[in-house]
RNA sequence: GUCCCGAAAAGGCAAACCCGUCGCGAGGCGGGGGCGCAAAGCCGCGAGUCUCCCGGUUCAGGGAGACGGUCGGGCUGCCGAA
Numbered sequence: 001g002u003c004c005c006g007a008a009a010a011g012g013c014a015a016a017c018c019c020g021u022c023g024c025g026a027g028g029c030g031g032g033g034g035c036g037c038a039a040a041g042c043c044g045c046g047a048g049u050c051u052c053c054c055g056g057u058u059c060a061g062g063g064a065g066a067c068g069g070u071c072g073g074g075c076u077g078c079c080g081a082a
Base pairs, nucleotide, nucleotide: 005080006079012037013036017032018031019030020029021028022027035069041075042074043073045072046071047070048067049066050065051064052063053062054061
């Protein structure tokens, strides 16, 4: 120095809910608020969940979106005890 790992320290992020705002909606953004998080930083690549639209006797589908705090994966990163 790097990897694994996660004690300490310095910090960081911000659930539910409330207010405002955008959206048909899932949900997003800002403020308050803290349930929690060692990547709760970034990326919709894969799966999953959710919404909208189309379709409808064969027959369940097809399309468009949302969720990164659902998981997997990729990229990057603070500190340095055992």

Overview
c-di-GMP-I riboswitch aptamer from a Candidatus Acetothermia bacterium, 82 nucleotides, folded computationally. The sequence was found by an Rfam model in a public genome assembly. The model forms 95% of the base pairs in the Rfam consensus. The organism belongs to Candidatus Bipolaricaulota, within Bacteria.